[in-house]
The RNA shown here (Lysine riboswitch aptamer) has 165 nucleotides and comes from Murimonas intestini. Taxonomically the source falls in Murimonas (Bacteria, Bacillota, Clostridia, Lachnospirales). The RNAcentral record of the sequence draws on MGnify. Its mean pLDDT, the model's own confidence on a scale to 100, is 81.
C1' cells in the first nucleotide's frame, strides 16, 4: 500500500409513510384598551404598519398549520464506520457594530462496539439524542495458567489498533 473481521440491535444517509408537535402558533370575527409595533437580540439608522385603532387582555358550536426530533423504511455508502469537544475561516436573515444561532470548510483533541442504570444537558415531551460515571456482555491483541487439538480461565491495553499479504 492492498484486502478483510467485530454486529443482523455495527455505523451513517435515505425516497416514501406514519404518530406526536396541537386544536398549539397563526388567521378571521366580537368585546376591551388607547400608542406603539415589525424587520434574530442589543445600540444607531433605514423601511413598513398604526387613532379608518398599534402592543396587550378576554371570548368563539369559526378556520387551522409547520419545522426540528420519533417509529417503520425501498435503496445507498461504509468499518474512525461514525460521534462529541474547544478554537479558526466563510456564508446567512434591510445597513453598520457587538453578541448569539444555523450551515459549510480544513486541521487539533477524545472515544474499540452495542446495551442497561444514574443524575445532568437538549427538546413540546415521561420519546429520542448528547457527554460523564458504573455494570455486565462482546470483539481484538499482549502476558500468565490449564487442556490431546479445537479451545477454556485470569489480568491488562486500545482503532495511528487487529488479521492476511
Nucleotide at each position: 500500500g492492498u484486502a478483510g473481521a467485530g454486529g443482523u440491535u455495527g455505523c451513517g444517509c435515505a425516497a416514501u409513510u406514519u404518530a406526536u408537535g396541537a386544536g398549539u402558533a397563526u388567521g378571521c370575527g366580537g368585546c376591551u384598551g388607547g400608542a406603539u409595533g415589525u424587520g434574530u437580540u442589543c445600540a444607531g439608522g433605514c423601511a413598513c404598519a398604526g387613532c379608518u385603532g398599534a402592543u396587550g387582555g378576554c371570548c368563539g358550536u369559526c378556520a387551522g398549520a409547520a419545522a426540528g426530533g420519533g417509529g417503520a423504511g425501498a435503496g445507498c455508502g461504509c468499518c474512525g464506520a461514525a460521534a462529541g469537544g474547544a478554537a479558526a475561516g466563510a456564508a446567512c436573515a434591510c445597513c453598520u457594530g457587538a453578541a448569539a444561532g444555523u450551515u459549510c470548510u480544513g486541521g487539533c483533541c477524545u472515544u474499540g462496539g452495542g446495551c442497561a442504570u444514574a443524575a445532568g444537558g437538549u427538546u413540546a415531551a415521561g420519546a429520542g439524542c448528547c457527554g460523564u460515571a458504573u455494570g455486565a456482555c462482546u470483539g481484538u491483541c499482549a502476558c500468565c495458567g490449564g487442556a490431546g487439538a479445537u479451545u477454556c480461565g485470569g489480568u491488562g491495553g486500545g482503532g495511528c489498533g487487529c488479521u492476511a499479504u